[in-house]
Context: one part of a larger RNA
Formats: sequence, C1' cells, structure tokens
RNA sequence: UCUAGUUAAGGGAAUUCGGCAAAUUGGCCCCGUAGCUUCGGUUUAAGGGGUCCCUGCGCUUGUAUCUGUAUAGAUGCGACUGCAGGGUGCAAUUACCAAGAUGGUUCGACUGUUUAACAAAAACUUAACUAACUGCAAAGCCGUGAGGCCUAGUAUAGUUGGUGAUGUCUGCCCAGUGUCAGUACUUUAAACUCCUGUUCAAGGGAGCGAAGAGCUGGUAAACGGCGGGGGUAACUAUAACUCUCUUAAGGUAGCGUAAUACCUUGCCGAUUAAAUGUCGGCUUGCAUGAAUGGCAUAACGAAAUCGUCACUGUCCCUAACUAGAAUCCUC
Repeated sequence: UCUAGUUAAGGGAAUUCGGCAAAUUGGCCCCGUAGCUUCGGUUUAAGGGGUCCCUGCGCUUGUAUCUGUAUAGAUGCGACUGCAGGGUGCAAUUACCAAGAUGGUUCGACUGUUUAACAAAAACUUAACUAACUGCAAAGCCGUGAGGCCUAGUAUAGUUGGUGAUGUCUGCCCAGUGUCAGUACUUUAAACUCCUGUUCAAGGGAGCGAAGAGCUGGUAAACGGCGGGGGUAACUAUAACUCUCUUAAGGUAGCGUAAUACCUUGCCGAUUAAAUGUCGGCUUGCAUGAAUGGCAUAACGAAAUCGUCACUGUCCCUAACUAGAAUCCUC
C1' cells in the first nucleotide's frame, strides 16, 4: 500500500450522475391500521407495547384416587394459558437466524420467459378481444414418394395473423396497394378445326378461347391515410359565424412541452435557502391520437424517475484495531 473485516466524538447525504456501499429494520405475541380499491386486497400498511428468572393467585384441560350431593367438589402428577408481585444485567427473539418505512409519476395488468459467458427490461409470453381460412380424403405442416403430424380431434374444432387483464371507448377515408366477389362485353398463348401455301413443308390467315388483365362492386380490429388561405363580435384579444382553393377523407373522443415538443431551462403553481429536476395545470401538438389500439386503472415489479422520515465513515476528516497478501530491510 492492498484484500477482508471491526469501531468511531460532533454533524447526518453536506458525498455522488445517483444514498453506490454501509448502517437502520428484523422472529413470535398483543394492540392498532389511513388513503385507494376490480371489495378479493393493499396489510406485517403506518405506529405502539411485550419477550429472561423466581414466587403467588386464577381459567381451561388430561389422568388417577377419594367423597351418600357426582354434568360437582377435593387431593396427587401433568399440559396450555391469564394476572400480579419480586429479582439480575447497559441490554432477556441478548449468539445465529431475521422487512428500513412511506408518498408522487412513467411503463408493463398480473404469475411466468429471455440475449449459457457485458443487456432481465418498458422486450417475449399470457388470459381476454378480434380478423381470415377450413365440412374432414378439411385447412395448415413434414416428406421426392409411400406415408405421417394436427387427430384416434370435427366449427364450443383446427390453423394463421393482429391487439394484449379489467373499465370506458374504438371516429372519417376503398382514391393508391392488397384481398374477395362478379363479369353480357374487350384483350389474350399453345393445342385443336378450317382456309391458303403449284405437291410435301416452312410460313400466312380465320375460328375457338383458360388463368390473368381491362371493366363493375365489396373490404380498414387489411397495408395504410386523415389539408391550406382570407375576413368577421360595441376596449383589446379571440372567433361561435362566413368566403374561397382543394382531397379518397381532411384527425372525432381522448391525451398532450409527453419514453413523442425542435424552439425549450415554454408559461403559471407546488416542492427547495437556491431546482436544466419532479409533480399539478395551461397547451398554438417542429412531428399525439384511437386493436400499427386511445384514455383511465386497484394489485404486482431485483424496471425507470422525483420527494419525505429513519439510519448511517458516502462525506466534513480522518483515525485506531484484527486477519491475510505484496514490496523493502535484516537474519
């Protein structure tokens, strides 16, 4: 000096990106328990008291004996347990074991799963909702095939895709792309038929005419999309109102400086002595928005973020000690 520990007066997060690390708390019994809530929970909420030994007096009870009252009483030996008094120590779950607590917000409902060896999460899954396909010799999948899986199942079933508990909702657009259906008609290959080619043939022409395309419709919990300019109210400001260009339709309900906001440390309020933080509002949203799901949500989370209390060598500011390692000196 390092590694692993122990202890520190006063202060108590001033440390730091950040309470990282450490400390606090801890078991059992009793009391007590807000707000929220899907009424189940949250809950060991929070918070408070007790815990060892001796003695006395009780409750309940097992068993044995005795008592003419016997579903009782007494006595002996036990078990559980209540109250009171006393005793010891600084300290009685004395060691070990053994939650720090609480509040706001984001995300994901939850339990579960994952990058073996840098990521455990907000990612995946999930119940639930929804769309499409499929009538069984099914659809889907494996195999060149025979054959097999699904399934010794049969639409309350199977396969595939999307969303992701629950509550409340899920607006407008089918012009584009896709997909489904229809189609009197148009287009359209080879083959086939007929004609032509002096004969054979190449070739040429006509007819017939599949899928597809054209054409006509449907479909957005299919892929996706969801405007601009001007004017107007008796302070100002704003614009319920109105004019106009334009689209397939012009973003509805919600939410909103957001895990999305460039400007931005937006503005106001709360929190602080002081806040690019956090929370609550406002919101003209560079570039929110409804199963590419929107918003809310109890419970849950080794998730993210901001507070408060407690606690502490994180720090002010270092010190001492225990065990070990390395180095140096001597032997």